Predicted 3D model of a 138-nucleotide RNA (FMN riboswitch aptamer (RFN element)).
The coordinates come from a structure-prediction model, not an experiment, and the mean pLDDT is 83.
[in-house]
């Protein structure tokens, strides 16, 4: 130093205020009190490789569903393959930007729970892929 191999490590951010109150408590009762980071109003946040710097342009992972293999009495473990997979436009700058810069906009898996991109949870988990050690090969 293109490249093949092995260990090793890393590898996902956000609810702060005001409002309403489904219920839930207490009272004969009138009425009192709790009560949503789910709704409303503003708030906030943005894995990974490409490529002029990118949540909404290409492509990967994850999450879901579903099938195959192998192992197992089963449960599960372990490979793998398909389905699924959200969202953007105008204007400037320049040789080049759907990536920078002004405006203004939109999107975000399942499970619980008062309906969730922010809280709990599967998760001290997995993975795209990023680093670094060593070996081979030149």
């Nucleotide at each position: 130093g293109a490249g093949c191999g092995u260990c090793u490590u890393c590898g996902g951010g956000g609810c702060u205020g005001g409002g309403u109150g489904a219920g839930c408590c207490g009272g004969u009762a009138a009425c009192g009190g709790c009560a949503a980071u789910u709704c409303c109003c503003a708030a906030c946040c943005g894995g990974c490789g490409g490529u002029a710097a990118a949540g909404c342009c290409c492509g990967c992972g994850a999450c879901u569903g579903u099938c195959c293999u192998g192992u197992u009495c089963g449960c599960g473990c372990a490979g793998g393959g398909c389905a699924c997979u959200g969202a953007c436009a105008c204007g400037g700058u320049g040789a080049g930007a759907g990536u920078c810069c002004g405006u203004g906009g939109c999107c975000g898996a399942c499970a619980g729970u008062a309906g969730a991109g922010u809280c709990u949870g599967g998760a001290u988990g997995a993975a795209a892929g990023g680093g670094g050690a060593u070996g081979c090969c030149g």